[in-house]
Formats: sequence, structure tokens, C1' cells
RNA sequence: GCCUUCGUGGUGUAGUAGUCAGCACGCUUGGCUCGUAUUCGAGAAGUCUGAGGUUCGAAUCCCGGCGAAGGCA
Repeated sequence: GCCUUCGUGGUGUAGUAGUCAGCACGCUUGGCUCGUAUUCGAGAAGUCUGAGGUUCGAAUCCCGGCGAAGGCA
């Protein structure tokens, strides 16, 4: 330099075009307990980026940029 795959809360992941973006762990908070642990309830927090494209509608499809992994030279 070229090719392929990937990028979603703090971490790991699901979401193959429409509904409130879901789940687990973690965090905060309330109940229970003398307290801790366990357990139950509630809450905060996310689509890498573009005042690019397609579409009535994009996390999803296409394009540019950035980043990561693998392969070729």
C1' cells in the first nucleotide's frame, strides 16, 4: 500500500428498516437485616464520526473519515 471483518451504556453482548434500542455483570438508591452477605423493587448511563446518500422512515443498506483485528505484498 491492497483485501476482509468489526465498532451499540463502565464491561460483555442482542437487535437482518418502523414499536420505549433489549439482556447479563457492574454502579446509585429504597425495602428486608443489629450489621454484612443473600434477596426483592426502582433509577442513571449507549448506537465511533459526517448539516453525506438511499428511503415516508436507518443502530441496521450504500459512501467518505477515524480506530481495532486478521490476511497478502
Molecule: transfer RNA
Organism: Stegodyphus mimosarum